The RNA shown here (Glycine riboswitch aptamer) has 98 nucleotides and comes from Nonomuraea cypriaca. Model confidence (mean pLDDT): 78 of 100. The sequence is in RNAcentral, with records from Rfam.
């Protein structure tokens, strides 16, 4: 000087599945309105968090390690908003080469 990659951080993008039913309290005021807590059925994979396949260790087997948008549904979520893995471009950091 400085490229991929990885980190950080800014913009844009970014799916699914109940605006179910039932208590309880607030507000509002008279019809079942909205808030906020809990319950109970269902459903949903794309924060998180579990699970494994090649391969890796081991003479070889077991035991260990070891990936996803794949499972799983503990958390989470199921109107809209938020969030949301990935994905794109932009600063920075970091670095091989030279």
């Nucleotide at each position: 000087c400085g490229a991929a990659a990885c980190c950080g951080u800014g913009c844009g993008g970014g799916a699914g599945a109940g605006c179910a039913c039932c208590c309880u309290g607030g507000c509002a005021g008279c019809c079942g309105g909205u808030c906020a807590g809990g319950g109970u059925c269902c459903c949903u994979g794309a924060a998180g968090g579990a699970g494994c396949a090649a391969g890796c260790c081991c003479u070889c087997c077991c035991c260990g390690c070891a990936a996803a948008c794949c499972u799983c549904u503990c958390a989470a979520g199921g109107c809209a908003a938020a969030g949301g893995a990935c994905c794109g471009c932009g600063c920075g950091g970091c670095u091989a080469c030279c």